[in-house]
This record gives sequence, structure tokens and C1' cells, in this order.
RNA sequence: AAUGAAAACGGCAAAUCUGUUGAAAAAUGGAGACGCAAAACCACGGGCCUAAAGUAAUAAUGCCAAGGUAGCCGAGUUACCAUCU
Repeated sequence: AAUGAAAACGGCAAAUCUGUUGAAAAAUGGAGACGCAAAACCACGGGCCUAAAGUAAUAAUGCCAAGGUAGCCGAGUUACCAUCU
């Protein structure tokens, strides 16, 4: 440097329950493991979710500033182990 078949020293942690924050999506602490070889970092491109504020409308609702998701995909950055040259 390439590869991730079989492993795992070490690591992460879905659903669910629960404390906190939030309008919500969701985030975060604890319990818990469905899974993960980048399930590490990063909202740049696409997707998806929310939309209190704003806006159109009589209204249901739509649109949207904004927020979220990296465990949806792609780009970028960095690392562990093993195999092979």
C1' cells in the first nucleotide's frame, strides 16, 4: 500500500424501559444488546424526519427560515486488528 473470508486484544450499541433537555424530529445519562471492521469524525451532495417562528388560506392543511439523522447512500479526514505482497 491492497483486501476484509475467518477471527477479536480492545471498542461501539438497535429495539425496549427510565432520568434530563427540546415545540417536535431528536439528543444525552443509566439499564439493555439487534447488530457493526470504521456503527470513528465530518451535514459538502442526494435521501429521510421535524417544523414551535415566518408565510398562504376562514380552516383542515400546504410551503418554508431553521433543526435533526453519519446505524440511509455518496464525497472528504483519521485509526485498530487480521490476511496477503
About this RNA: A computed fold for an 85-nucleotide RNA from Salibacterium salarium, annotated as c-di-GMP-I-GGC riboswitch aptamer. The organism belongs to Salibacterium, within Bacteria. It was read from a public genome assembly, where an Rfam model found it.